[in-house]
RNA sequence: CGCACCGUAGAGCAAUCGGGAGCUCGCCGGGUUCAUAACCCGGAGGUUGCGGGUUCAAGUCCCGCCGGUGCUA
Numbered sequence: 001c002g003c004a005c006c007g008u009a010g011a012g013c014a015a016u017c018g019g020g021a022g023c024u025c026g027c028c029g030g031g032u033u034c035a036u037a038a039c040c041c042g043g044a045g046g047u048u049g050c051g052g053g054u055u056c057a058a059g060u061c062c063c064g065c066c067g068g069u070g071c072u073a
Stems, first nucleotide, its partner, number of pairs: 002071006010025004019056001027043005049065005
């Protein structure tokens, strides 16, 4: 250089055929306890890597760029 895959909340990951984003852990508050852990209830947290295009509608499709992993030489 070429090819394939991946990039979504602080971390790890979902999201079927394109119909507007959720799960676990963590974090914050409350309950419970003599107290902590565990457990229960509630909450915050997202430019879906960046920019454009298609569409009534894009995490999803198309193009370019950036980053990561693997393969080949």
This is a predicted structure of a 73-nucleotide RNA (transfer RNA) from a Myxococcota bacterium. Its Rfam family is "tRNA". Rfam describes the family as follows. Transfer RNA (tRNA) molecules are approximately 80 nucleotides in length. The RNAcentral record of the sequence draws on ENA. Its mean pLDDT, the model's own confidence on a scale to 100, is 82.